[in-house]
RNA sequence: CUCCCGUUCGUCUAGCCCGGUCUAGGACACCUGGUUUUCAUCCAGGCAACAGGGGUUCGAAUCCCCUACGGGAGG
Numbered sequence: 001c002u003c004c005c006g007u008u009c010g011u012c013u014a015g016c017c018c019g020g021u022c023u024a025g026g027a028c029a030c031c032u033g034g035u036u037u038u039c040a041u042c043c044a045g046g047c048a049a050c051a052g053g054g055g056u057u058c059g060a061a062u063c064c065c066c067u068a069c070g071g072g073a074g075g
Stems, first nucleotide, its partner, number of pairs: 001074007010028004020058001030046005051067005
C1' cells in the first nucleotide's frame, strides 16, 4: 500500500445473508418491591444498546460509500 472479516444494553449474545416497523429479543449483573427472623433462593417489575458520518429507499441494526478501532491475508 491492497484485499477480506468484525464493531448492538454494564458483560456475553440473537436478529444482518433475504430491509417491513410489534416496545431491537435473551442470559448474567444492577435497582425496586414481595416472600423469609436475616441472607441466599424464588416471584413480580424496572434499567440499558445498533462504532461515527453520509447515501439509496415509502421505510435501514440489516444494502452502498467514507472514517475510526480491532483481527487476518498478500506485497